[in-house]
Context: one part of a larger RNA
C1' cells in the first nucleotide's frame, strides 16, 4: 500500500453535489402520546420509568407438575433485557390517492395499473375482433343494471367562452360528379342492303359544394390610445380585429428567461428551502383545475440524538502484497543498443539538429507523469443521388369500407317517364274585311250522299274568337284566282313537315306496395355434426362476382437538389453592363456595383431639313423654374430602359411618303470541349398598273445605335404539303415545310406526378469536415510606452487623462482548418505538484498635493508565506469571520492505466412552449454501469558482480533549509495647535512549516488482570475451559504513534539590484563614470544540515599480503528479498530459570458470620506479554568444518 475487521482523547457534519458511509436506536412490561383527520386512523407518534442474584409470602388458575398477577426485606457490580438476534426520531414542501406493475444484464419513478367520473359505438346473424376463405373461431353458451372503444384516475369543492378550422353525425332542395343508359349529330367505306368510328344534348348513385348539430370529439381562448385635484396607479372611455377573446382556482412553480426577481422566516453568513407578493417569456380547468388524511426502497429543505465524513490521523487483526517450494494464464508485441533540455517537423521527438546538467553492465520492490499507452475500422459531426424504422392535408399505390350498373333473379298489379307508331287537333305583332305555322304543287274545289244560316250541346281559349256533334228548322249554293295590301296569299285543293296538346297502342325505364319458387337465418323429426324432411319468419332484398365512383398512413413502395470557410438557418442557381482583370483575348471568390424574364404599326423604311443641356441679360399678367428675343455654349443633352462604348458631317429632333419587322441560298470569318451564338459581301427571286418601298437621281430597304428580353429532346396541336400509305383502291397513321403548347427560373431542363422525424437507430467512409486540445494568426482581450487637450485653487506629469500613435503577450471571445475520427475521454472538486512575473504579503529605494501615522505611484526584488466557513454542479461571484497577506497567470482550461461523477451528453419520465403529426428546444426537471496484473522511459528505495584485501578520509558536485510576528523596551520620545503618534535599533509569547524522540499527557495495545451474560463439556459440587465480533465490559505493559515532547528556520562576513555616494575630466565650470574608489535587498555565492570519487583526471592517507572474504550457527529497536548490525564456548547472542520491575486489583483452598444471595480473615493476595538485570540449563558446541 489493497480488502474485510476491531478501538480511539477533544471536537461534533466543520465532510461532502449530498450525512454517502458508519454509528446511535432496538427486546418485554407500566406510564404517556401532539397538529391534522375521510373519524377508521396518525401511532410502536413523540417522551419517561423498570428488568440481576437471594429469602420469605399474598392471589388467581390447575386432580397433580405447573402458569401467572402481585408484595416485603436482603444482596453484588462501572454495567443486570449484562452475549446474540432485534425501529434512530421529529417538523416542513413537491409529486402520485392508496396495495400492486416496468426497462431479465446501468432507468423502481412523479412513469404504467388501479377503484370512481365522462363520452361513444352496439337490438342480437350485435357493435367489434381473428383469418386467403366458409355452414369457421372469439365476443356469448352473454343481450344495454351487458359487451366493444377512447379520455380522466380514490375522496372533497369544481369544471367557465369559442363550432370559423379539422373530426363525427344529421339533412327527400338545388349544383357538381362514374361507368351505364339514351343516340342529335358528323366522319371513313360502299352499286345497293349495309358494316365501322367518333359522339352533342338528356336520364343518373355515393362522395364533395352547401344547410345544421356536437369541446368530459381534434383543437383554441387578442391589440392599440386616453383618463381621477401631488405622483403613481386606472374602477373608467374610444378603436380596430377575432369563432371566441382565459371565467373559477393557482401561480418567480416539476412550468419564470430576465432571475441569485422583491418582502420575510430560518443561518454568523443560504444561488437552497418554506410563507406572501403578481410585471403568468410561455399556468388554467377530465390533453383535469385546486385542495388534501393514510401510504412512498420517491424528490427537496431543517432539527434532535449519534459517530473516524471531517479538523488528522493513528494503532491492532486477518486476507492479499513480498521471499522460497509447486503449479501456471492473459491482452500486447515492425525491429530496438529504449536519456534531459532547446529547436526543428505532417504544426506536442528516446529515435532528427545542437547540447550536456545525463551516461559502464545485470537486476529486485515501489509510483503511475509519458511512451499522443492497451482494449472497441468514434456512438458526436459531416459525407453518400446508403440502410432501416416512424409520423403525415408529401407523391404514387392498395386491403378494407362504401356507391352505383349487370348477373346468380321469378311471378303479377298500379302510378309515372321517355321513344316510337298511327289519328285527331293546334297556331291572333303591324296592316289588312279576319286569328294568314312552314315550304312545294297547281287552276279549279265542295255540294241534294244537303251549300250557306238558326237553335241547342260539348271542348278549348290570349275572353277577341276557334273547333267538333245533331235526335230541331230551313233548303241552293259557297270559296278562291283578279283588285287593293303583305317579307310572304289564301281555311279553294293536294304532299311533306314544325310548335303545342288530347286519347289509344307498342318498346324500354323508374317508383310504390304485393307474392313464393331461387337464396337466406331460425325450430322440430330423424341421422353420422352427411344427405333428407316439416313448420316458422325473411325474400328478389341480403350475399357473392365483374365494372364503377368515393373514402382509405390500416398497409406498401419511394422521394425529400446542390453550392457552402463543418453542417444547419440565411442567400444564391439563367441571362445582360462595368470593375477587380495585372494596357491582345481569356481569368476566381457567399468579391464590389446595378438592370433583365420586354417595348414599338412607329420607337420600323426611305427623302429632306434641322441642332441639344445650361446660363446670363431684357420682356405683360408671370413668381426660382411656363412663352418670346439676343448673347455666350463640343455635348456639360437626347437616343423606351440598367451600364459601358459610341454618337452633332447624326445614331438625336422634325416633317412627308410609306411597310425591306420581304422569299430562296450563302463564300468566308469570330466564337467555341460539344451542344449552342455571331457577322456576312455576293447570287436569284418579288415589292403589278395608274400613283412603281423611298428618292430628281445614284443609291437605300433581310426591323429599331450596338450589347439583355430566354429554354435542348421527347410528347401534343393548328395550317400547308399526291412524300409514304402492309393484297389492291381508299382512309387512318407517320413524314417534310411553317407556327403554337414549358417562372422544365434547381434556367443543358432526371418523373406526368413526392414532404418530414430519429436521444431506438444502424452501415461504409472522412481527420477530404465541426465539437475537446495542440499548431499558426492577433482582428477581440491584457500588459506597456509614447504624445498632452484638460482635471488636479494656481500649476499638464503628486494623482488621474480625451482625441491619436507604437510595441509587447500569447490567459480571454475568435479566425484558419495544419496532426489526431482503425477513438488524443470532456467541466468542477480532491490529491500532488512545478514553472513564469506583470508582485497580495514580507525586504531595498526614488516622488508625493510625504508634518506624525496611514496612505498614492514609480523602481529592484519571485527566498519563503498566501485561511477556514455559509449558498451553488459550479469556475466565479456574493455573504461571515479572520489575517502580515487572503497575488495574477502556463502546465493537452497541468493532474480520471492517481480518486470522484454532483453538471453536461444515450436510452425512461414530466412540465412550459413548437409542431397536424414522428418528434423538438445552450429552456426546466427526477433517475441513470468510470475497465487495464507496468514491457520502455522517468522518478524513489534497496542489491549483486566487476576491480588483491581491510580501515579512515577529502569533497567536485548535489539537494535540504529560506516565513511571518502580538507585545514589551527606547517612547507617549521624534513630528503635531491638537488628535493623535514613529523610523532606526533591542527583546520575544504565538501561528505556520519541518526534523527527531516516547520521559511525562493521551490513542491503540485480538487474550496482562478483572468483571459478567448465554450455553456445552468434564460423573456431580467446588475451581475451570471452549463457542458465541477479543461474546460483552472495565483497566493497561513493551512497541509504534499524536492530541504529547525536544529542537531548528541564528549571527557575523562576500558579490550585487534599484537606488545612495566620493574624487574626476571629455566640455577651464558643473557632473556618481568616461579611469578609479565606496555604500547598499528576505536576490545570488558562501555559512549550517543531508548524499556524494561511476568527479573517466576514476582521488587521498594508514594497515596486511596464505591477507582477508562468504557459506553456516542463534539472534536482532536491521529487514519486502537481499543488504545492514551483534554473537558464536576465550561465548549473555536468543530461549528457558531466577530476582526486579510493570500492570490489575485483595487468586484458589481453608476458616469465620448468614436460611441464601453473599460477606469477613488468611491477602497489597494471586497472576503477570514484548522491559531490567543476573546466571551457559538449551541452542550457536564437538571437527582450525566447506568455497573462493
Nucleotide at each position: 500500500c489493497u480488502g474485510a475487521u476491531g478501538u480511539a482523547a477533544a471536537g461534533g457534519a466543520a465532510c461532502u453535489c449530498g450525512g454517502c458511509a458508519a454509528a446511535u436506536u432496538u427486546a418485554c412490561c407500566c406510564u404517556g402520546u401532539a397538529a391534522c383527520u375521510u373519524c377508521g386512523g396518525g401511532a410502536g407518534a413523540a417522551a419517561g420509568g423498570g428488568u440481576g442474584c437471594g429469602a420469605c409470602u399474598g392471589g388467581g388458575u390447575u386432580u397433580u407438575c405447573g402458569c401467572u398477577c402481585g408484595g416485603u426485606c436482603g444482596u453484588g457490580g462501572c454495567a443486570c433485557a449484562u452475549a446474540a438476534a432485534u425501529g434512530g426520531g421529529g417538523g416542513u414542501a413537491c409529486c402520485g390517492a392508496c396495495u400492486g406493475u416496468u426497462u431479465a444484464c446501468u432507468a423502481a419513478a412523479a412513469a404504467c395499473a388501479c377503484a370512481g367520473g365522462u363520452c361513444u359505438u352496439u337490438g342480437c346473424u350485435a357493435a367489434g375482433a381473428a383469418g386467403a376463405a366458409u355452414u369457421u373461431u372469439c365476443g356469448a353458451a352473454g343481450u344495454a343494471g351487458a359487451a366493444g372503444g377512447a379520455c380522466u384516475g380514490a375522496c372533497g369543492u369544481c369544471u367557465g367562452c369559442c363550432c370559423g378550422g379539422c373530426c363525427u353525425c344529421a339533412g327527400a332542395a338545388g349544383g357538381u360528379c362514374a361507368a351505364a343508359u339514351c343516340g342529335a349529330u358528323g366522319g371513313g367505306u360502299a352499286u345497293u342492303c349495309g358494316c365501322c368510328c367518333a359522339g352533342a344534348a338528356a336520364u343518373u348513385a355515393a362522395g364533395c359544394c352547401c344547410u345544421g348539430a356536437g369541446a368530459a370529439a381534434c383543437g383554441g381562448c387578442g391589440g392599440c390610445c386616453a383618463u381621477a385635484a401631488c405622483c403613481a396607479u386606472a374602477a373608467u372611455g374610444g378603436u380596430c380585429c377575432u369563432a371566441a377573446g382565459g371565467u373559477a382556482g393557482c401561480g418567480u412553480a416539476a412550468u419564470c428567461c430576465c432571475u441569485u426577481g422583491u418582502c420575510a422566516c430560518c443561518u454568523a453568513a443560504u444561488u437552497a428551502g418554506u410563507g406572501a407578493c403578481c410585471c403568468g417569456c410561455u399556468u388554467g380547468a377530465a390533453u383535469g383545475a385546486c385542495g388534501u388524511c393514510a401510504c412512498g426502497a420517491g424528490u427537496g429543505c431543517c432539527c434532535c440524538a449519534c459517530u473516524g465524513u471531517c479538523u488528522c490521523u493513528a494503532c491492532a487483526u486477518c486476507a492479499g502484497a513480498c521471499u522460497c517450494a509447486g503449479u501456471g494464464a492473459a491482452a500486447u508485441u515492425g525491429a530496438a543498443u529504449u536519456u534531459g533540455c532547446c529547436g526543428u517537423g505532417c504544426a506536442g521527438a528516446u529515435g532528427c539538429g545542437g547540447u550536456a546538467u545525463a551516461a559502464a553492465a545485470a537486476g529486485u520492490g515501489a509510483u503511475a507523469a509519458g511512451a499522443c499507452g492497451g482494449a472497441a475500422a468514434g456512438a458526436c459531426c459531416c459525407u453518400a443521388u446508403g440502410c432501416a424504422c416512424c409520423u403525415u392535408u408529401a407523391c404514387u399505390a392498395u386491403a378494407a369500407c362504401u356507391u352505383a350498373a349487370g348477373a346468380u333473379u321469378g311471378a303479377a298489379a298500379a302510378a309515372a317517364a321517355a321513344u316510337c307508331c298511327a289519328a285527331a287537333a293546334u297556331g291572333a305583332g303591324u296592316a289588312g274585311g279576319c286569328u294568314a305555322g312552314a315550304u312545294g304543287g297547281u287552276a279549279g274545289u265542295u255540294u241534294a250522299u244537303g251549300a250557306a244560316a238558326u237553335c241547342a250541346g260539348g271542348g278549348u281559349u290570349u275572353c277577341g274568337g276557334c273547333c267538333c256533334u245533331u235526335u230541331a228548322u230551313u233548303g241552293a249554293a259557297a270559296c278562291u284566282u283578279a283588285a287593293g295590301g303583305u317579307g310572304a296569299a289564301a281555311g279553294a285543293c293536294c304532299a311533306u313537315c314544325c310548335u303545342u296538346u288530347u286519347a289509344g297502342g307498342a318498346u324500354u325505364u323508374u317508383u310504390u306496395a304485393u307474392c313464393u319458387c331461387a337464396c337466406u337465418g331460425g325450430u322440430c323429426g330423424a341421422a353420422a355434426u352427411g344427405a333428407c324432411g316439416u313448420c316458422c319468419a325473411g325474400g328478389a332484398a341480403a350475399a357473392u362476382c365483374u365494372u364503377u365512383g368515393g373514402u382509405g398512413g390500416g398497409u406498401a413502395g419511394u422521394u425529400u437538389g446542390u453550392u457552402u470557410g463543418g453542417g444547419g438557418c440565411g442567400a444564391a442557381u439563367u441571362g445582360c453592363u462595368c470593375c477587380c482583370a495585372a494596357a491582345a483575348g481569356g481569368u476566381a471568390a457567399c468579391g464590389g456595383a446595378g438592370c433583365a424574364g420586354u417595348a414599338c404599326a412607329a420607337a420600323g423604311g426611305u427623302a429632306a431639313a434641322c441642332u441639344c443641356a445650361a446660363a446670363a441679360u431684357g420682356g405683360a399678367u408671370g413668381g426660382a423654374a411656363a412663352c418670346c428675343a439676343u448673347u455666350u455654349g463640343u455635348a456639360g443633352a437626347g437616343c423606351g430602359c440598367a451600364a459601358u462604348g459610341g454618337u452633332a458631317u447624326a445614331u438625336g429632333u422634325u416633317u412627308a411618303c410609306u411597310u425591306g419587322a420581304c422569299u430562296g441560298u450563302a463564300a468566308g470569318a469570330c466564337u467555341u470541349a460539344c451542344c449552342a451564338g455571331u457577322c456576312g459581301a455576293a447570287c436569284a427571286g418579288a415589292g403589278a398598273u395608274c400613283u412603281u418601298u423611298u428618292u430628281u437621281a445614284g443609291g437605300u430597304c433581310g426591323g429599331u445605335c450596338a450589347u439583355a428580353g430566354u429554354g435542348a429532346u421527347c410528347c401534343g396541336a393548328u395550317a400547308a404539303u399526291u412524300c409514304u400509305u402492309u393484297g389492291u383502291g381508299g382512309a387512318a397513321a407517320g413524314g417534310u415545310u411553317a407556327u403554337c403548347g414549358c417562372u422544365u427560373a434547381u434556367c443543358g431542363g432526371a418523373u406526368a406526378a413526392a414532404a418530414g422525424g430519429u436521444a431506438c437507430g444502424c452501415u461504409a467512409g472522412g481527420g477530404a469536415u465541426a465539437a475537446c486540445a495542440g499548431g499558426c494568426u492577433a482582428a477581440u482581450g491584457a500588459u506597456c510606452a509614447u504624445c498632452u487637450a484638460g482635471a488636479g485653487u494656481c500649476c499638464a506629469u503628486a494623482u488621474c487623462g480625451c482625441c491619436g500613435u507604437g510595441a509587447u503577450c500569447g490567459u480571454u471571445u475568435g479566425g484558419c482548418a495544419c496532426c489526431u475520427c482503425g477513438a488524443u475521454g470532456u467541466u468542477g472538486g480532491c490529491u500532488c505538484a512545478u514553472c513564469g512575473c506583470a508582485u497580495c504579503c514580507u525586504g531595498a529605494g526614488g516622488g508625493u498635493g510625504c508634518a506624525g501615522a496611514a496612505g498614492c505611484u514609480c523602481u529592484c526584488a519571485a527566498g519563503g508565506g498566501u485561511u477556514u466557513g455559509g449558498c451553488u454542479g459550479u469556475u466565479c461571484g456574493c455573504c461571515a469571520a479572520u489575517u502580515a497577506a487572503a497575488g495574477c497567470g502556463g502546465u493537452a482550461c497541468g493532474u480520471g492505466a492517481g480518486c470522484u461523477g454532483a453538471g453536461u451528453u444515450u436510452a425512461a419520465a414530466a412540465c412550459g412552449u413548437c409542431g397536424u403529426g414522428a418528434g423538438a428546444c445552450a429552456g426546466u426537471u427526477u433517475g441513470g454501469u468510470c475497465c487495464c496484473u507496468a514491457u520502455c522511459u522517468a522518478u524513489c528505495a534497496c542489491u549483486u558482480a566487476c576491480a588483491g584485501a581491510g580501515a579512515a578520509u577529502u569533497g567536485a558536485g548535489a539537494g535540504g533549509c529560506c516565513c511571518u510576528a502580538a507585545u514589551u523596551c527606547u517612547u507617549g520620545u521624534a513630528c503635531g495647535a491638537g488628535a493623535g503618534g514613529a523610523c532606526c535599533g533591542a527583546a520575544a509569547a504565538g501561528g505556520u512549516g519541518a526534523a527527531a524522540c516516547c520521559u511525562a499527557u493521551g490513542g491503540u495495545g485480538u487474550u496482562c488482570c478483572a468483571g459478567u451474560u448465554g450455553u456445552u463439556c468434564a460423573a456431580c459440587c467446588a475451581a475451570g475451559a471452549g463457542c458465541a465480533u477479543c461474546g460483552c465490559u472495565g483497566g493497561g505493559u513493551a512497541g509504534c504513534u499524536a492530541c504529547g515532547u525536544u529542537u531548528c528556520a541564528a549571527u557575523a562576513a562576500g558579490a550585487u539590484a534599484a537606488c545612495c555616494a566620493c574624487u574626476g575630466a571629455a566640455a577651464a565650470u558643473a557632473u556618481c563614470u568616461a579611469a578609479g574608489u565606496g555604500g547598499g535587498a528576505a536576490u545570488c555565492a558562501g555559512c549550517c544540515c543531508u548524499c556524494a570519487a561511476g568527479a573517466g583526471a576514476a582521488a587521498u592517507u594508514c594497515u596486511c599480503a596464505u591477507a582477508g572474504a562468504g557459506c553456516u550457527g542463534u539472534g536482532g529497536a536491521a529487514g519486502a528479498u537481499c543488504a545492514c548490525c551483534a554473537c558464536g564456548u576465550u561465548g549473555a547472542u536468543a530461549g528457558g530459570c531466577u530476582a526486579g520491575g510493570u500492570g490489575u486489583u485483595u487468586a484458589a483452598g481453608c476458616a469465620u458470620g448468614g436460611u441464601a444471595a453473599u460477606a469477613u480473615g488468611u491477602u497489597a493476595a494471586g497472576c503477570u506479554a514484548a522491559c531490567u538485570a543476573g546466571u551457559a540449563c538449551u541452542a550457536a558446541u564437538c571437527u582450525u568444518g566447506c568455497u573462493c
Molecule: large-subunit ribosomal RNA, half B
Organism: Diphylleia rotans